[in-house]
Small-subunit ribosomal RNA, central domain from an uncultured Parcubacteria group bacterium, 350 nucleotides, folded computationally. The coordinates come from a structure-prediction model, not an experiment, and the mean pLDDT is 88. Its Rfam family is "Bacterial small subunit ribosomal RNA".

Context: one part of a larger RNA
RNA sequence: CUGGGCGUAAAGCGUUCGUAGGUGGUUUUGAUAGUUUGUUGUUAAAUCCUAGGGCUUAACUUUAGGGCCGCAGCAAAUACUACAAAACUAGAGAAAAAGAGAGGUAAGCGGAACUCCUGGUGUAGCAAUGAAAUGCGUUGAUAUCAGGGGGAACACCAAAGGCGAAAGCAGCUUACUGGCUUUUUUCUGACACUGAGGAACGAAAGCGUGGGUAGCGAAGGGGAUUAGAUACCCCCGUAGUCCACGCCCUAAACGAUGGAUACUAGACACAGGGAGAGUCGACCCUUUCCGUGUCGAAGCUAACGCGUUAAGUAUCCCGCCUGGGGAGUACGGCCGCAAGGCUAAAACUC
Numbered sequence: 001c002u003g004g005g006c007g008u009a010a011a012g013c014g015u016u017c018g019u020a021g022g023u024g025g026u027u028u029u030g031a032u033a034g035u036u037u038g039u040u041g042u043u044a045a046a047u048c049c050u051a052g053g054g055c056u057u058a059a060c061u062u063u064a065g066g067g068c069c070g071c072a073g074c075a076a077a078u079a080c081u082a083c084a085a086a087a088c089u090a091g092a093g094a095a096a097a098a099g100a101g102a103g104g105u106a107a108g109c110g111g112a113a114c115u116c117c118u119g120g121u122g123u124a125g126c127a128a129u130g131a132a133a134u135g136c137g138u139u140g141a142u143a144u145c146a147g148g149g150g151g152a153a154c155a156c157c158a159a160a161g162g163c164g165a166a167a168g169c170a171g172c173u174u175a176c177u178g179g180c181u182u183u184u185u186u187c188u189g190a191c192a193c194u195g196a197g198g199a200a201c202g203a204a205a206g207c208g209u210g211g212g213u214a215g216c217g218a219a220g221g222g223g224a225u226u227a228g229a230u231a232c233c234c235c236c237g238u239a240g241u242c243c244a245c246g247c248c249c250u251a252a253a254c255g256a257u258g259g260a261u262a263c264u265a266g267a268c269a270c271a272g273g274g275a276g277a278g279u280c281g282a283c284c285c286u287u288u289c290c291g292u293g294u295c296g297a298a299g300c301u302a303a304c305g306c307g308u309u310a311a312g313u314a315u316c317c318c319g320c321c322u323g324g325g326g327a328g329u330a331c332g333g334c335c336g337c338a339a340g341g342c343u344a345a346a347a348c349u350c
Base pairs, nucleotide, nucleotide: 004321005320006319007304008303012318014201015200016199017198021194022193023192025088026087027086028085029084030083033081034080035077036076037075038074039073040072041071042070048066049065050064051063052062053061054060091191092188093187094186095184096183097182098181099180103177104176105175106174107173108172109171110154114150115149116148117147118146119145120144121143125136126135162169163168206247207246208245209244210243211242215241216240220236221235222234223233258317259316260315261314262313263312266295267294268293269292270291272289273288274287275286276285299306300305323350324349325348332343333342334341335340
């Protein structure tokens, strides 16, 4: 090793691309490396096992036979794996014709709300709260009308809806651009799957430089509450939130569920295509492919639950776990402007 696990008990890398490696469809032929069979040699003796013998027995000892772990040579077998050659089309990819979508980047445009400024009308309150006060207001607020400026976000549509590898993506238009689905079965002919290292992307907060700042709002100031109130409530309010460029690289980055392939009852709903039937044309209906959900056969599970989008039945590859605390810490290394991140123990203790 044979022979444990990873939804919630410890355990799936945040996600993808991809190097090495591992694994890999159908058929024929060849060769025989792995593999299998036979045989020969070797594997010192002792030890081990079996059957006898010798010490009164046993231990011990002795005889014969056998066995263990292999290694090498020779002869043979050719199913499987690997190898060589040839072929195939069910995997994969390409092409053609259609289709849906908040997928991405950039530019332009729009209306509602908010806030500020200017002017008009108008007068004593407004705002806030459980109640108040701080605050704003006779230098004319709040309310209302007109005009102008500004920044951020896009009501309804809107949905258990759609798209994206994930993070995520929503006003409208245009330009550029990535992926996906269906149909035809035209082409290539295993070109595939996974993926240690590696690379790229990666919410929010945070950092650097420059801009911008309406609303909101860490910190901070004030008012309340309270025994106190470094809070919850109220009035203000800086960073930030926004933009450009460059960093950071972490999340309950969650479906707490890695990826691929095949197989194993169904029912209902939704989204996008195809075909059929039908029709003046459609809706509806039948069927099929892809996706998103709810409920459930069998089966699985400690239970909860999962259940063709599996946590079922199998195969391949990767990652990870091994009592609690110490600790995702110390030390070292690598990365970072910093904050810190990644990798990652032990003593001791229960």